[in-house]
RNA sequence: AACUCAUCCAGAGCAGUGGAGGGACUGGCCCUAUGAAGCUGCGGCAACCCUUGCGAAAGCAAAACGGUGCCAAUUCCGUUAGGUUCUACCUAUAAGAUGAGAG
Numbered sequence: 001a002a003c004u005c006a007u008c009c010a011g012a013g014c015a016g017u018g019g020a021g022g023g024a025c026u027g028g029c030c031c032u033a034u035g036a037a038g039c040u041g042c043g044g045c046a047a048c049c050c051u052u053g054c055g056a057a058a059g060c061a062a063a064a065c066g067g068u069g070c071c072a073a074u075u076c077c078g079u080u081a082g083g084u085u086c087u088a089c090c091u092a093u094a095a096g097a098u099g100a101g102a103g
């Protein structure tokens, strides 16, 4: 890499460095010299794992030291299928991301 399961309309950014890209892909639409990506420091959010309590279990609650993750826009929106009260909207997928697991 591929496989299984869960989640994805909430939340949270400053400084230094850097110097033109970034938002996965594609079509849009956005962000960006009032400084992109990357890297570093500090801060924060969340609560998947971990921990604690209750429970037969499913699960619920608490906590935030530790392992990850995240901190523009719903995963930024759409793509495929179905539906509706059809300038649009809803549901389910696909793809992707993250975590846990298995091998």
Stems, first nucleotide, its partner, number of pairs: 003101006013042005021031003026078003043071003048067002051062004075095001080092005
Molecule: SAM riboswitch aptamer (S box leader)
Organism: Dongibacter bovis